[in-house]
RNA sequence: GCUGAGAUAGCCAAGGUGGUCACGGCGGGCGCCUGAAGAGCGUCAGAUGCGGGUUCGACUCCUGCUCUCAGCA
Repeated sequence: GCUGAGAUAGCCAAGGUGGUCACGGCGGGCGCCUGAAGAGCGUCAGAUGCGGGUUCGACUCCUGCUCUCAGCA
């Protein structure tokens, strides 16, 4: 340099039919339970890499960039 895959909460991770509250797990706060803790149960908060375009509406489509991974040279 070329090709392909990816970037979603503190961590892991699903989704794509364009519109509803962005599905879950771990972790965190609060409560229940307990002598206390753990486990368990309930509940709450937190996320779409950056810019531009299309659209009434973009995490999703198009495009540029940045970064990560793999392959080729």
A computed fold for a 73-nucleotide RNA from a Pseudomonadota bacterium, annotated as transfer RNA. Its mean pLDDT, the model's own confidence on a scale to 100, is 80. The same sequence occurs in records of 3 taxa. The source organism's lineage runs through Bacteria, Pseudomonadati and Pseudomonadota.